[in-house]
The part of an RNA shown here (small-subunit ribosomal RNA, 3' major domain) has 475 nucleotides and comes from a metagenome.
The RNAcentral record of the full RNA draws on SILVA.
Context: one part of a larger RNA
RNA sequence: UGACGGGGGCCCGCACAAGCGGUGGAGCAUGUGGUUUAAUUCGAUGAUACGCGAAAAACCUUACCCGGGCUUGACAUCCACUAGACAGGUGUAGAGAUACACUCUCCUUUAUGGCUGGUGGACAGGUGUUGCAUGGUUGUCGUCAGCUCGUGUUGUGAAAUGUUGGGUUAAGUCCCGCAACGAGCGCAACCCUUUCCUUAUGUUGCUACCAGUUCGGCUGGGCACUCUUAAGGUACCGCCGGUGAUAAACCGGAGGAAGGUGAGGAUGACGUCAAAUCAGCAUGGCCCUUACGUCCGGGGCUACACACGUGCUACAAUGGCCGGUACAGAGGGGCGCCAAGCCGCGAGGCGGAGCAAAUCUCAGAAAGCCGGUCCAAGUUCGGAUUGUAGUCUGCAACUCGACUACAUGAAGCCGGAAUCGCUAGUAAUCGCGGAUCAGCAUUGCCGCGGUGAAUACGUUCCCGGGCCUUGUACA
Numbered sequence: 001u002g003a004c005g006g007g008g009g010c011c012c013g014c015a016c017a018a019g020c021g022g023u024g025g026a027g028c029a030u031g032u033g034g035u036u037u038a039a040u041u042c043g044a045u046g047a048u049a050c051g052c053g054a055a056a057a058a059c060c061u062u063a064c065c066c067g068g069g070c071u072u073g074a075c076a077u078c079c080a081c082u083a084g085a086c087a088g089g090u091g092u093a094g095a096g097a098u099a100c101a102c103u104c105u106c107c108u109u110u111a112u113g114g115c116u117g118g119u120g121g122a123c124a125g126g127u128g129u130u131g132c133a134u135g136g137u138u139g140u141c142g143u144c145a146g147c148u149c150g151u152g153u154u155g156u157g158a159a160a161u162g163u164u165g166g167g168u169u170a171a172g173u174c175c176c177g178c179a180a181c182g183a184g185c186g187c188a189a190c191c192c193u194u195u196c197c198u199u200a201u202g203u204u205g206c207u208a209c210c211a212g213u214u215c216g217g218c219u220g221g222g223c224a225c226u227c228u229u230a231a232g233g234u235a236c237c238g239c240c241g242g243u244g245a246u247a248a249a250c251c252g253g254a255g256g257a258a259g260g261u262g263a264g265g266a267u268g269a270c271g272u273c274a275a276a277u278c279a280g281c282a283u284g285g286c287c288c289u290u291a292c293g294u295c296c297g298g299g300g301c302u303a304c305a306c307a308c309g310u311g312c313u314a315c316a317a318u319g320g321c322c323g324g325u326a327c328a329g330a331g332g333g334g335c336g337c338c339a340a341g342c343c344g345c346g347a348g349g350c351g352g353a354g355c356a357a358a359u360c361u362c363a364g365a366a367a368g369c370c371g372g373u374c375c376a377a378g379u380u381c382g383g384a385u386u387g388u389a390g391u392c393u394g395c396a397a398c399u400c401g402a403c404u405a406c407a408u409g410a411a412g413c414c415g416g417a418a419u420c421g422c423u424a425g426u427a428a429u430c431g432c433g434g435a436u437c438a439g440c441a442u443u444g445c446c447g448c449g450g451u452g453a454a455u456a457c458g459u460u461c462c463c464g465g466g467c468c469u470u471g472u473a474c475a
Stems, first nucleotide, its partner, number of pairs: 001475002003472003007469007015459002019422005026313008034304002042053002064299007073123001077122008088103006106114002125288002128286003134282002136277003139273001141271001146185006152161003165176003191265004196233005202227001205223002209221004236259001239253005315415001319374007331362003336355002341350003381412001386407007428451007
């Protein structure tokens, strides 16, 4: 100087408390451990692994296993020699890779040519190893308020001072004081979204007003309004009162769409964990080179006495079922989204209009509201499991897809110890969209809106953190 203390002081955070809803019990989905296996590819492992890499494992992917093949190679560049087009199409054999046959078939230029095949040689190739050799990227403490430097000064020196102190703040934020004076990286602001206003723009958007109307902004006017997307404005403790040290600031009020960082996002200092990644990529060393490379068929990654994590659906009446009826936002669409109409109980099929989309379409929002029914029961709750018949995607749904109809109708009556999230348009609850994608195991993830709470006395305690101080057999 740090680090640590079941030392002290001050202060913060859904840290506790106050509340609301869960997890832990059930069934299923998914990840992991374990076990099994020819293989169940590999990585991630307290917080900071476990719906994680994977924003899609039937084949492919795929790295694993079994089997069948190739060896200058699936891929790149070059050299020597040699042959000719190659590719494409058809047929035969084969599980296919592949092999053979037939068909079709060059260009420029005459040779060291292009292109393709063969042989030989340089070399290719490796998801083999080392993340404790590395780059790059990332997690975490933590969006915590800290981390430092120059000069000066103090000290023999390591170092200190500044950065401590009195107030204040979300903040090393600001004010005052001070052997310090300044500065840098962080904080804040500048950026994006949202909330209000003004101007501009009126089509594909809108409809107050006029007219028509098949009553649909549908049509002709119209651009006020909504909206659109550009440019500006608005909020700064600016104004008033109080508190304070006359300061910084804090408390209350007015006006205002909004009030004290308005709300949300992006943004992550010096560093810590030899943290993670050689399997995104790059890369040093080491290793393989008729194989640890490469092509193909099939299997596996989907196994199942079990254990854990994360979720979904429930156990019902604030509910289930049936009928009627209302209101979103944000997105996607060309090998695409697919309307009307018809067929089917349905998944879906036929059909073909429109739309590279403020125009057409996915698209019916659901909870809600109105009416009816069930009557407390393992039930008209719950939907697992299983049987049969089907639909769709795809070369192909046996291992191993999703969906539909009928039948079947398991556990489960609110969950032990323990434990998690959340402070407002939040929790809870309800549906909608997107990426990946032929299809899908999506209940995941990322977004969007609808309905919409309760509670916070307080900081004694648990956890994590910041500043000062103190002790130390620690570095």